[in-house]
């Protein structure tokens, strides 16, 4: 220098004017007004896929069902997350990818096309025997996986012995698998020794089996206050006056009962007013912003992470505020007379809160590493 690999960060800046929301303070004409100050989106606030906190409901114990997880060790409040390691695969390499228990604990299911055959059944071919025959062939019984070819996958490979033709049928060496043991490692696992011809496959990301874990619903959780209307209960009843929790004056309007009628007395529905009660709608408040919290240094650890000390307070709307505009600078694109001019702005956006994962993303910055080349 070129081509790559891994990780971390950033996500325009400054200033003026103006708009909106939270909080605090102040002012008055007390209005959800005005003024001042303060704070006001993200690395993913997203998908809502996992794991939790919190809240309410349920709950003797055990089992079944259903669902999640699935190499080992560690981290964590927890996890399907993270770190380290093992094994398998890819790459010259840095490094990357893996739902990675069981097909030899039992069972079911599937393996398209091609091919003789894809798991117990078949026959392109080869061989033996019996028969037919037009001597070209052909029927039946049996043996065989060696040969050819097919396929993603075909009886472990090479050589020999053997046979009618063949075959781990047998033998030598190599490979795999299993059993027992030794060594290293916490473990997954790795290396080695001896024995056994044990050698016809894959899929569990299909059911299933094994091990292990799991109550349900979710901030529209849940709690508090509580108009109006309806319900229930109590009291009062035209009108006037007073020293007004009361008393006095005056009058007799509704219905029913007593009564022939009036007066009078008693009771009360309805209506009106006042007060109270329980549940509770609209509405308001809490939950709700100090938390498994951020930053820095040191210590422990390979690391994830943990500990100690110091320091910081950093959105809280409720149909949803976080915006607009002007100037200068920076970035990108185009033009250029190299003075400058014109244009452009990634993905997106809080809604109970955290830890993760996944997905989207213009441009830019830094660190470490690999391979190849050049120069000294």
């Nucleotide at each position: 220098c070129a081509a790559g690999g891994a990780g971390a960060c950033u996500g325009g800046g400054c200033a003026g004017c103006u708009g909106c929301g939270u909080g605090u303070g102040g002012u008055c004409c007390u209005g959800u007004a005005c003024c001042a100050c303060u704070c006001g989106a993200g690395g993913a606030a997203a998908g809502u896929c996992c794991g939790a906190a919190c809240u309410c409901c349920a709950c003797a114990g055990a089992g079944c069902a259903c669902g999640g997880u699935g190499c080992u060790g560690g981290g964590u409040a927890a996890c399907a997350c993270c770190c380290a390691g093992g094994c398998g695969g890819a790459g010259c390499g840095a490094u990357c990818c893996g739902g990675c228990g069981g097909a030899u604990a039992a069972g079911g299911g599937c393996c398209a096309c091609a091919g003789a055959a894809a798991c117990a059944a078949u026959a392109c071919g080869c061989c033996u025997c019996c028969g037919g025959u037009u001597u070209g062939c052909u029927g039946g019984a049996g043996g065989u996986a060696a040969g050819g070819g097919u396929g993603a996958a075909a009886a472990g490979g090479u050589g020999g012995a053997g046979u009618a033709a063949a075959a781990g049928c047998c033998c030598a060496c190599c490979g795999g698998c299993g059993a027992u043991c030794c060594u290293g490692g916490c473990a997954a696992c790795a290396g080695g020794a001896u024995c056994g011809g044990c050698c016809a496959g894959g899929c569990a990301u299909c059911c299933c089996c094994c091990a292990u874990c799991g109550g349900g619903a979710g901030c529209a959780a849940g709690g508090c206050c509580a108009a109006g209307c309806a319900g229930c209960g109590a009291g009062c009843g035209a009108c006037c006056c007073c020293u007004c929790u009361g008393g006095g004056g005056c009058a007799c309007a509704g219905a029913a009962g007593c009564g022939g009628c009036u007066c009078g007395c008693u009771u009360c529905c309805a209506c009106g007013c006042u007060c109270g009660c329980g549940g509770g709608u609209a509405g308001g408040c809490c939950g709700c912003a100090c938390g498994a919290g951020g930053u820095a240094a040191c210590c422990g650890g390979c690391a994830a992470c943990g500990g100690u000390u110091a320091u910081c307070c950093u959105a809280g709307a409720u149909a949803g505020a976080u915006g607009g505009u002007u100037g200068c600078c920076g970035c990108c694109c185009g033009a250029u007379u190299c003075a400058u001019c014109g244009g452009g702005a990634a993905c997106a956006g809080a809604a109970u809160u955290c830890g993760g994962c996944u997905u989207a993303c213009a441009g830019g910055u830094c660190u470490c590493c690999u391979u190849g080349g050049g120069c000294a």